[in-house]
Context: one part of a larger RNA
RNA sequence: CUGGGCGUAAAGGGUGCGCAGGCGGCGGUUCGCGUGGAUAGAUGAAAUCUCCUGGCUUACCUGGGAGGAUGGUAUCCAGACGGGAUCGCUUGAGGGUCGGAGAGGGGCGUGGAAUUCCGGGUGGAGCGAUGAAAUGCGUAGAGAUCCGGAGGAACACCGACGGCGUAGGCAGCGCCCUGGACGACACCUGACGCUGAGGCACGAAAGCUGGGGGAGCGAACAGGAUUAGAUACCCUGGUAGUCCCAGCCCUAAACGAUGUCCACCAGGUACCGGGGGGAUCGACCCCUUCGGCGCCGCAGCUAACGUGAUGAGUGGACCGCCUGGGGAGUACGGCCGCAAGGUUGAAACUC
Numbered sequence: 001c002u003g004g005g006c007g008u009a010a011a012g013g014g015u016g017c018g019c020a021g022g023c024g025g026c027g028g029u030u031c032g033c034g035u036g037g038a039u040a041g042a043u044g045a046a047a048u049c050u051c052c053u054g055g056c057u058u059a060c061c062u063g064g065g066a067g068g069a070u071g072g073u074a075u076c077c078a079g080a081c082g083g084g085a086u087c088g089c090u091u092g093a094g095g096g097u098c099g100g101a102g103a104g105g106g107g108c109g110u111g112g113a114a115u116u117c118c119g120g121g122u123g124g125a126g127c128g129a130u131g132a133a134a135u136g137c138g139u140a141g142a143g144a145u146c147c148g149g150a151g152g153a154a155c156a157c158c159g160a161c162g163g164c165g166u167a168g169g170c171a172g173c174g175c176c177c178u179g180g181a182c183g184a185c186a187c188c189u190g191a192c193g194c195u196g197a198g199g200c201a202c203g204a205a206a207g208c209u210g211g212g213g214g215a216g217c218g219a220a221c222a223g224g225a226u227u228a229g230a231u232a233c234c235c236u237g238g239u240a241g242u243c244c245c246a247g248c249c250c251u252a253a254a255c256g257a258u259g260u261c262c263a264c265c266a267g268g269u270a271c272c273g274g275g276g277g278g279a280u281c282g283a284c285c286c287c288u289u290c291g292g293c294g295c296c297g298c299a300g301c302u303a304a305c306g307u308g309a310u311g312a313g314u315g316g317a318c319c320g321c322c323u324g325g326g327g328a329g330u331a332c333g334g335c336c337g338c339a340a341g342g343u344u345g346a347a348a349c350u351c
Base pairs, nucleotide, nucleotide: 003323004322005321006320007305008304012319014202015201016200017199021195022194023193025089026088027087028086029085030084031083033082034081035078036077037076038075039074040073043071049067050066051065052064053063054062055061092192093189094188095187096185097184098183099182104178105177106176107175108174109173110172111155116150117149118148119147120146121145122144126137127136163170164169207248208247209246210245211244212243216242217241221237222236223235224234259318260317261316262315263314264313267296268295269294271292272291273290274289275288276287277286278285300307301306324351325350326349333344334343335342336341
């Protein structure tokens, strides 16, 4: 440089925003940079390549002649396509008005159930745990039950095969601040677009720093069992942690194991949000339309499984990634981090 690929075989970046770059809707005018055509040269050395021909008996090899050769330069021409300039357009994109939906995000407040603990009443021998037990708790009154109080964490039912969010993720209730999506109208702008190496931001859990908090749960740890042993599984306890604030970490089966965007390509059915129409007024019902979320399925695709308008179909634009297994996501170096470590990422050797 090129080929074939990336749901499950190696391979989609965790997610978004976005500079450069790549790519780019409809019509007119113009330039002639790309592009195409014509012509030209002591332009593209020789060797090489093709044709003709000669020399070793032939061939390989080699001498001679002719031609070809991607391309470069100059002049002229063309003006479709790409590009530049310019004028315009509305379908892409954005905006406006109106409307309803939602656990989208941040802050403040607040509610009930339950667990635990504390105080008090009743009561009097067990409770608890397990396969069975024991450790443990209890006559200094446990467990049970009633009343009162404290505190932390999570929000039963609704609840869904449901909704929202770019992803991670988001759930009691109210208020405040705030993002996005969707529908209707077709009023405005007039290609303002798509993708996106670097970059920036976000990013579950665990972990880290400082401060707070600590009910339940519970790595570590201790004890009791089990067992040949039992540094486990089971039981009784229990520290960090789990929670809050501020700051780090930046990973994951971060999964749909499926990058983003656009167009086109049979249907059926459930649900969520909105619009239009029909219907006996109607919320029911029927038809239809836009957006979403599922199931089944035609064609097609696929090694098969499966997928199938939410594509893994048919095409297009751009990015990321793969190239036999082990060694190894290791070593070294760089960058980042308080650390833990992260990221980038080999080779020898070996099969």